[in-house]
RNA sequence: ACUACAAACCGUGCUAUCGUUCCUUUGGCUUGUCUGAAGGGAAGGAAAGUCCGGACAGCGUAGAGCAACACACCACCUAACGGGUGGGCUCCGGCUUGCCGGAGACAGAGAGUGCCACAGAAAAUUACCGCCCUGUUUCGGCGGGGUAAGGGUGAAAAUGUGGGGUAAGAGCCCACGGUGUAGACAGGUAACUGUUUGUACGGGUAAACCUUGUGUGCUGAAAUGCCAUGUAUACGGACGCUUGAGGGCUGCUCGUCCGAUGUCCGAGGGUAGGCAGAUACAGGGGGCGCGCGAGCGUCACCGCAGAUAAAUGAUAGCAACCCUGGCUUGCCAGGGGACAGAAUCCGGCUUACAGGUUUGUAGUUUUU
Numbered sequence: 001a002c003u004a005c006a007a008a009c010c011g012u013g014c015u016a017u018c019g020u021u022c023c024u025u026u027g028g029c030u031u032g033u034c035u036g037a038a039g040g041g042a043a044g045g046a047a048a049g050u051c052c053g054g055a056c057a058g059c060g061u062a063g064a065g066c067a068a069c070a071c072a073c074c075a076c077c078u079a080a081c082g083g084g085u086g087g088g089c090u091c092c093g094g095c096u097u098g099c100c101g102g103a104g105a106c107a108g109a110g111a112g113u114g115c116c117a118c119a120g121a122a123a124a125u126u127a128c129c130g131c132c133c134u135g136u137u138u139c140g141g142c143g144g145g146g147u148a149a150g151g152g153u154g155a156a157a158a159u160g161u162g163g164g165g166u167a168a169g170a171g172c173c174c175a176c177g178g179u180g181u182a183g184a185c186a187g188g189u190a191a192c193u194g195u196u197u198g199u200a201c202g203g204g205u206a207a208a209c210c211u212u213g214u215g216u217g218c219u220g221a222a223a224u225g226c227c228a229u230g231u232a233u234a235c236g237g238a239c240g241c242u243u244g245a246g247g248g249c250u251g252c253u254c255g256u257c258c259g260a261u262g263u264c265c266g267a268g269g270g271u272a273g274g275c276a277g278a279u280a281c282a283g284g285g286g287g288c289g290c291g292c293g294a295g296c297g298u299c300a301c302c303g304c305a306g307a308u309a310a311a312u313g314a315u316a317g318c319a320a321c322c323c324u325g326g327c328u329u330g331c332c333a334g335g336g337g338a339c340a341g342a343a344u345c346c347g348g349c350u351u352a353c354a355g356g357u358u359u360g361u362a363g364u365u366u367u368u
Stems, first nucleotide, its partner, number of pairs: 001364010012319007020042009029032001044339001048350002051348005056220004063254004068216005073087005088106001089104007107211002112209002114205003128151002130147007159177006178201010224276004235266005246258003283302002286299005321336007
């Protein structure tokens, strides 16, 4: 210097002309869902997916039980979270061997049930070869029993090595280990770690059922509140009138509330406009302080889209960037601009992305 990966950040700027939408001030007359002028604001890092969590609003089934769903090492942050920060443990890779980097739905397989391809005798109470005892024999074998050390299969075969023991063997016994678990002591807020004593050695699988613990009432801005306009308290059918139909936005049951000018269905009549919600808050960047960090506190400053069938655009020029070609090696010519677009708001996660910047790691080449 280039390439690859990871993380963080940026993700075109200025001018002119013609437009769109909102706000403020101001003018016109045709007084409107009108029109003109001046000034100001007008998409994103993901506005996306709608996957989590909240704010807010409503449903008085806001109560109980079951079911269902979600989560699962510890501490902290936060409004909250399945998010984040820091730590612990396990596994993998690298080397400088105790550090660095990466991954982990990381409660329970010692409650129960199920499953474990192929191979293999056997995938959890199994025996093919082998080993040992024994019966029989035509001496080739055949039958009965024991064993799980050795061979073989497999991703996985009943705790490793050594010794004792035995007919042969086996945690059958012993020593030293390994793993799990219980107690004590020490360190740590804790997860956990270390030492020691006892005890067990029962394969794996819970993003299989399940068990344990914790949490969740349900519905989403087309929520919801209000104003205006219009109308059919008519017609037909079903059920019911307190021994009650039906309903109260929840899967079931119980409970509870409304309920007779009732409820449901059909067909029909009418309206389909506006305001609030709704853009000032978990707001933004900055200084200082605290904290390893996520973050917290404080001080002053700033105000930064608000449309409703839905605006935020188009054209031209210049500049910067990238690509290609040419050569006079820093100039000329041509071309290019990704992913994507607010719709109640906010915090996350995930996914997409032309091009660029910075940092780190690895590799290659050149020079010293």